[in-house]
Context: one part of a larger RNA
RNA sequence: CUGGGUUUAAAGGGUGCGUAGGCGGCGUUAUUAGUCAGAGGUGAAAGCUUACAGCUUAACUGUAAAAUUGCCUCUGAUACUGUAGUGCUUGAAUCACGUUGAGGUCGGCGGAAUGUGACAUGUAGCGGUGAAAUGCUUAGAUAUGUCAUAGAACACCAAUUGCGUAGGCAGCUGACUAGGCGUGUAUUGACGCUGAGGCACGAAAGCGUGGGUAGCGAACAGGAUUAGAUACCCUGGUAGUCCACGCCCUAAACGAUGCUAACUCGAUAUUUGGGCUUUAAGUCUGAGUGUCUAAGGGAAACCAAUAAGUUAGCCACCUGGGGAGUACGUUCGCAAGAAUGAAACUC
Numbered sequence: 001c002u003g004g005g006u007u008u009a010a011a012g013g014g015u016g017c018g019u020a021g022g023c024g025g026c027g028u029u030a031u032u033a034g035u036c037a038g039a040g041g042u043g044a045a046a047g048c049u050u051a052c053a054g055c056u057u058a059a060c061u062g063u064a065a066a067a068u069u070g071c072c073u074c075u076g077a078u079a080c081u082g083u084a085g086u087g088c089u090u091g092a093a094u095c096a097c098g099u100u101g102a103g104g105u106c107g108g109c110g111g112a113a114u115g116u117g118a119c120a121u122g123u124a125g126c127g128g129u130g131a132a133a134u135g136c137u138u139a140g141a142u143a144u145g146u147c148a149u150a151g152a153a154c155a156c157c158a159a160u161u162g163c164g165u166a167g168g169c170a171g172c173u174g175a176c177u178a179g180g181c182g183u184g185u186a187u188u189g190a191c192g193c194u195g196a197g198g199c200a201c202g203a204a205a206g207c208g209u210g211g212g213u214a215g216c217g218a219a220c221a222g223g224a225u226u227a228g229a230u231a232c233c234c235u236g237g238u239a240g241u242c243c244a245c246g247c248c249c250u251a252a253a254c255g256a257u258g259c260u261a262a263c264u265c266g267a268u269a270u271u272u273g274g275g276c277u278u279u280a281a282g283u284c285u286g287a288g289u290g291u292c293u294a295a296g297g298g299a300a301a302c303c304a305a306u307a308a309g310u311u312a313g314c315c316a317c318c319u320g321g322g323g324a325g326u327a328c329g330u331u332c333g334c335a336a337g338a339a340u341g342a343a344a345c346u347c
Base pairs, nucleotide, nucleotide: 004318005317006316007301008300012315014201015200016199017198021194022193023192025088026087027086028085029084030083031082033081034080035077036076037075038074039073040072041071042070049065050064051063052062053061054060091191092188093187094186095184096183097182098181099180100179103177104176105175106174107173108172109171110154114150115149116148117147118146119145120144121143125136126135162169163168206247207246208245209244210243211242215241216240220236221235222234223233258314259313260312261311262310263309264294266292267291268290269289270288271287272286273285274284275283276282277280296303297302320347321346322345329340330339331338332337
């Protein structure tokens, strides 16, 4: 490189936007570049292959043919691809009217709980565990009541629910903002698909500066347990968790399943639209989210119109285990480190 693969055996990029490139709907006209057919020229000789012949045979050699799958020229064909023109509406986008949701950003407000403070009532314990102890408490704790204050998270509703490209998103409400879906064949008329590089976003932890700190809580301290206990359990507790701005760029970033398009049979649940009638949990028709199942596929488990089926287009990735996601180099980063990414050797 080819061939074969990528849910679980090695293998889908964390996600999107998009450049180059690759690929591209239904007609029609022109062209004949690709493509196809025929003819001609050329494709040195030797060698290879085939036939015959010569050395006794063979190796070897001679003669002839074939091959040389290529290139060039001419003539023709016009289905497909390309190019140029023209037209179309079903792909795509736009518009109008509806509709939908924890989609996003910023602000305001709310109650429960917890901690703390003040006051009051009240007296000897409280707390914690398998059992204890450390701890708190007569300087009046725990408990109960009233008031005040702080930060963080939003019980019930809640669901196999919904929304978002992914990460993710949940008290109520306002402003701003993005999208999906339905109906209208209203407008444009292929404007499309994918996407190496590139750019943007990207949980948690971590980093920088400045705030904040109720609860929880790495590190740390003490108490237990134990042969030991740098743990599991308990009492405390700093970073952190929260906010603003700036970095980091990784996850079992998972559906372990890239994106787009087309295509077979049924059953049932649910979210959200539209139509029709006899208004029935009726029927028809879209867009999502689930379960069961036939064909088909699969090593099987299983998948099955939300495909892992049958095809087409494009990208990414894999090639025995270890060494190793390591070394070296390079790029990025404040750092932590991230990205790219071997070999020797060994089984």

Small-subunit ribosomal RNA, central domain from an uncultured prokaryote, 347 nucleotides, folded computationally. The full RNA is in RNAcentral, with records from ENA. The coordinates come from a structure-prediction model, not an experiment, and the mean pLDDT is 86.